[in-house]
RNA sequence: GGCUGGGUCCUGCGCGGCAGACCCUCCGAACCGUGUCAGGUCCGUGAGGAAGCAGCACUAAGGGGUAAAGUCUGGGUGCCGUGGGUUUACCUGGCCAGU
Numbered sequence: 001g002g003c004u005g006g007g008u009c010c011u012g013c014g015c016g017g018c019a020g021a022c023c024c025u026c027c028g029a030a031c032c033g034u035g036u037c038a039g040g041u042c043c044g045u046g047a048g049g050a051a052g053c054a055g056c057a058c059u060a061a062g063g064g065g066u067a068a069a070g071u072c073u074g075g076g077u078g079c080c081g082u083g084g085g086u087u088u089a090c091c092u093g094g095c096c097a098g099u
Base pairs, nucleotide, nucleotide: 001096002095003094004093005092006091007090008089009085010084011083012082013081014080015078016077018074019073020072021071022070024065025064026063027062033058034057035056036055041050042049043048
């Protein structure tokens, strides 16, 4: 000096991890959610019926908590694995030639 392998570089996939969401649970609607509707109101000669406040129950939006597992999403997550790209630069190994 040449050739070549590996790494740093870029990128795909996989695995793990982190974060969030879903799932779990609790709270949560004077009226503008649902159901049941005491009392009372209305209709009816009557039997009955109607609407329906409070209360209660179930929940929505939303919020709190959260053990494990799972699903989804995300990245300047990982001295993890694997494949591909590049040969400009750097590091390193081998081979060849010359001095």

Predicted 3D model of a 99-nucleotide RNA (Bacterial small signal recognition particle RNA) from an Anaerolineae bacterium. Taxonomically the source falls in Anaerolineae (Bacteria, Bacillati, Chloroflexota). It matches the Rfam family "Bacterial small signal recognition particle RNA". The family's RNA type in Rfam is non-coding RNA gene. Its mean pLDDT, the model's own confidence on a scale to 100, is 77.